[in-house]
Context: one part of a larger RNA
RNA sequence: AGACGGGGAUUCGCACAGGUAGAGGACCAUGUGGUUCAAUUCGACAGUAAGCGAAGAACCUUACCAGGGCUUGAAGCCCAAGUGAAACCCUGCCGAAAGGCGGGGAUAUCUUCACAGACACUUGGACAGGUGGUGCACGGCUGUUGUCAGCAUGUGGCGUGAGCUGCUCCCUUAAAUGGGGUAACAUGCGCAACCCUUGCUGUCUGUUAUAUGUAUCAGGCAGGACUGCCCGCGUUUAGUGGGAGGAAGGUGAGGACGACACCAAGUCAGCGUGCCCCUUUGAUGCCCUGGGCGACACACGUGGUACAAUGGGCGGUACAAUGCGUUGCGAAAUCGUAAGGUGGAGCCAAUCGCAUCAAAACCGUCCUCAGUUCGGAUCGAGGUCUGCAACUCGACCUCGUGAAGCCGGAUUUACUAGUAAUCGCAGGUCAGCCAUACUGCGGUGAAUACGUUCCCGAAUCUUGUACU
Numbered sequence: 001a002g003a004c005g006g007g008g009a010u011u012c013g014c015a016c017a018g019g020u021a022g023a024g025g026a027c028c029a030u031g032u033g034g035u036u037c038a039a040u041u042c043g044a045c046a047g048u049a050a051g052c053g054a055a056g057a058a059c060c061u062u063a064c065c066a067g068g069g070c071u072u073g074a075a076g077c078c079c080a081a082g083u084g085a086a087a088c089c090c091u092g093c094c095g096a097a098a099g100g101c102g103g104g105g106a107u108a109u110c111u112u113c114a115c116a117g118a119c120a121c122u123u124g125g126a127c128a129g130g131u132g133g134u135g136c137a138c139g140g141c142u143g144u145u146g147u148c149a150g151c152a153u154g155u156g157g158c159g160u161g162a163g164c165u166g167c168u169c170c171c172u173u174a175a176a177u178g179g180g181g182u183a184a185c186a187u188g189c190g191c192a193a194c195c196c197u198u199g200c201u202g203u204c205u206g207u208u209a210u211a212u213g214u215a216u217c218a219g220g221c222a223g224g225a226c227u228g229c230c231c232g233c234g235u236u237u238a239g240u241g242g243g244a245g246g247a248a249g250g251u252g253a254g255g256a257c258g259a260c261a262c263c264a265a266g267u268c269a270g271c272g273u274g275c276c277c278c279u280u281u282g283a284u285g286c287c288c289u290g291g292g293c294g295a296c297a298c299a300c301g302u303g304g305u306a307c308a309a310u311g312g313g314c315g316g317u318a319c320a321a322u323g324c325g326u327u328g329c330g331a332a333a334u335c336g337u338a339a340g341g342u343g344g345a346g347c348c349a350a351u352c353g354c355a356u357c358a359a360a361a362c363c364g365u366c367c368u369c370a371g372u373u374c375g376g377a378u379c380g381a382g383g384u385c386u387g388c389a390a391c392u393c394g395a396c397c398u399c400g401u402g403a404a405g406c407c408g409g410a411u412u413u414a415c416u417a418g419u420a421a422u423c424g425c426a427g428g429u430c431a432g433c434c435a436u437a438c439u440g441c442g443g444u445g446a447a448u449a450c451g452u453u454c455c456c457g458a459a460u461c462u463u464g465u466a467c468u
Stems, first nucleotide, its partner, number of pairs: 001468002003465003007462007015452002019415005026305008034296002042053002064291007073127001078125007088105007109118003129278002132276003138272002140267003143263001145261001150189006156165003169180003195255004200223007209214001226249001229243005294434001307408001311367006323354003328347002333342003374405001379400007421444007
């Protein structure tokens, strides 16, 4: 000087407290451990792994296993030799395919007819290839402390020196934010602002919106908020409490943005890359078929659905926003109880479609507290769709079946406002989908915060230390 303390002081944070809704019990989905297996590919492990890499494992993906095959190789580049237009088309046998062994046809393209070359194939050779190892050799990227307020430098001063000072102190702030004081004075990276979205106003433009006017809207530009005004407190400073006006008030709300560093944190399997290892024969390379990644005494995490009457069923009636669409979205009409089929209008989309775009909500009616008209797991049967192909292992529809579950021990999570809770909608990935996930969008819309003693984490100063 740091680090640490079941030392101290001060301060902050959904950290506690005050509230709301949950998790932990049930069933299911999904991930992980374990076990099993020919294989159940690999990585991630307190916080900072576990609906994570994976924005989508039937084949493919795929890295794993079994079996069958190839060896200059699936792709790329170079050299030599040979062949030939190359390319293409048809076809036989073995085979699960990959692959292997063949047969036939046809055409002479370009540079200049030939030669030679471009081009292609075969053979040979340099070489390829490796999701093999090492994230404790690395780059790049990322997590965490943490959007916490810190981390440094120059000159000067102090100290034998390591170093200290500045950055301590008082007030203040979300903030090393600002003010005052001060052996310090300045500066840099952070904070804030500059950027984007949103809320108010003016103005300009107007394709498709609407029945012309038009204005919702879309886009551009500008204004508006600055503690500017008033009162109190304050060193009458910085600021703070209240008020007016205002769409908005003291950072208006949200996002992007993450200092110096820490954890030899994570990633050699996204990519790149040093070194090591495997590769003429049973390859750690490459191709294919099938299987596996989906197993199941069990344990854990994250979710979905419920246990009902603030509810369930049926009928009626409203109101969104974000998005997506040509290998696509697919209307009307029509068939089917339905999934869906036929059909093809229109649309490269403010025009048409997904999508009458919603569902909670509201109105009417039935159920009357029960394992039920709650709950929907599981199983049986019949279908639809995608796709070479749904057995292992897809989703959906109809009929039947109708399990556990009557609010969950110790313990534990999130959230302070258009938030929680609740309701649906869209998108990416994608042939289809195991999505209840993720990322967005809007609808309805709360309760509570006395306070900082305690739990957890963090910051500054200070103190102790046998630690570095």
Molecule: small-subunit ribosomal RNA, 3' major domain
Organism: uncultured bacterium